[in-house]
RNA sequence: UCUUUAUCACGAGUGGUGGAGGGACAGGCCCGACGAAGCCACAGCAACCGGUCCGCAGGUGCGGAUGACAGGUGCUAAAUCCUGCCUGCCGUAUUCCACACAGGAUGCGGCCGGAAAGAUGAGGA
Numbered sequence: 001u002c003u004u005u006a007u008c009a010c011g012a013g014u015g016g017u018g019g020a021g022g023g024a025c026a027g028g029c030c031c032g033a034c035g036a037a038g039c040c041a042c043a044g045c046a047a048c049c050g051g052u053c054c055g056c057a058g059g060u061g062c063g064g065a066u067g068a069c070a071g072g073u074g075c076u077a078a079a080u081c082c083u084g085c086c087u088g089c090c091g092u093a094u095u096c097c098a099c100a101c102a103g104g105a106u107g108c109g110g111c112c113g114g115a116a117a118g119a120u121g122a123g124g125a
Base pairs, nucleotide, nucleotide: 001125002124003123004122005121006120007119008118013042014041015040016039017038021031022030023029025084026083027082028081043076044075045074048072049071051069052068053067054063055062056061080117085114086113088111089110090109091108092107093106094105095104096103
């Protein structure tokens, strides 16, 4: 780098250093000199992975809204900040069907579902 798979509405920040950016991309909307990114220290959250113990079950598994400890990662503004593509539904404006009804097309707004993209873990090439 590619690929498979699981999860993504929860949760958790202070200090030092550093000096203008940051929130992947685009548009929006935010955060930032009351100090951004990056780096360091300490703290915390979570429970993906394997370990030890514990509990339950009983053929070897299950358990963090029925456990504990330390470790490997990860994470600690806003739903993955929102939307981006597709289907459906609702509302609304314009327009077509001579008018009305019914219906069609397009735009805008809202909602549900799915996909794509992205992030993280674990496995594979």
This is a predicted structure of a 125-nucleotide RNA (SAM riboswitch aptamer (S box leader)) from Desulfuromonas sp. AOP6. Taxonomically the source falls in Desulfuromonas (Bacteria, Pseudomonadati, Desulfuromonadales, Desulfuromonadaceae). The prediction has a mean pLDDT of 78.